[in-house]
Molecule: c-di-GMP-I riboswitch aptamer
Organism: Candidatus Manganitrophaceae bacterium
RNA sequence: CUUUGUUCAGAGCAAACCUGUCGAAAGACGGGGACGCAGAGCAACGGGGCUAAAGCUGUAAAGCCAUGCCCGCCGAGCCGCCAAA
Numbered sequence: 001c002u003u004u005g006u007u008c009a010g011a012g013c014a015a016a017c018c019u020g021u022c023g024a025a026a027g028a029c030g031g032g033g034a035c036g037c038a039g040a041g042c043a044a045c046g047g048g049g050c051u052a053a054a055g056c057u058g059u060a061a062a063g064c065c066a067u068g069c070c071c072g073c074c075g076a077g078c079c080g081c082c083a084a085a
Base pairs, nucleotide, nucleotide: 002085003084004083005082012037013036017032018031019030020029021028022027035072041078042077045075046074047073048070049069050068055064056063057062
């Protein structure tokens, strides 16, 4: 340096659920909690998914729409721990 994650060490993160705050919602953040994770670290670039406030259409019901989200859905990108070969 490359590949791999069967084994070792020390760590790390934290699903569901409960709870407080923010938000129109999706969801995010804090506390509790662990289903899992070898990148469950970073980052919305491509695909995919969620929401639909404002806007547009509509008599209404409702429909459309991301400029709002999801990286713990997949791919690509960046950085990185340990071990083995």